[in-house]
RNA sequence: CGCUGCUCAGAGCAAAACCGCCGAAAGGCGGUGACGCAGAGCUAAGGGGACUUCGGCGACAAGGGUCGCCAUGUCAGCCCGGCCGCCAGC
Numbered sequence: 001c002g003c004u005g006c007u008c009a010g011a012g013c014a015a016a017a018c019c020g021c022c023g024a025a026a027g028g029c030g031g032u033g034a035c036g037c038a039g040a041g042c043u044a045a046g047g048g049g050a051c052u053u054c055g056g057c058g059a060c061a062a063g064g065g066u067c068g069c070c071a072u073g074u075c076a077g078c079c080c081g082g083c084c085g086c087c088a089g090c
Stems, first nucleotide, its partner, number of pairs: 002090004012037002017032006035077001041083003046080003049075003055070006
């Protein structure tokens, strides 16, 4: 340096649920909590995918609204890629 994660050590992260706060929502942050994770570290302005619709546009409607479409919003614990990194084996 490359490949691999069978084995070792010391660590690390924290799903669901519940509570508080923020947000229109998706969701985020903090606490409790551990389902799991060898990158569950970063990247959403690398690509795909998923979720949401305050707002915008259109249709209907008629003063209450209803329906459809659209990320610029969200997810890195959906996948591929990129960046950085621990230990061990070969």
Annotation:
A computed fold for a 90-nucleotide RNA from a Gemmatimonadota bacterium, annotated as c-di-GMP-I riboswitch aptamer. The source organism's lineage runs through Bacteria, Pseudomonadati and Gemmatimonadota.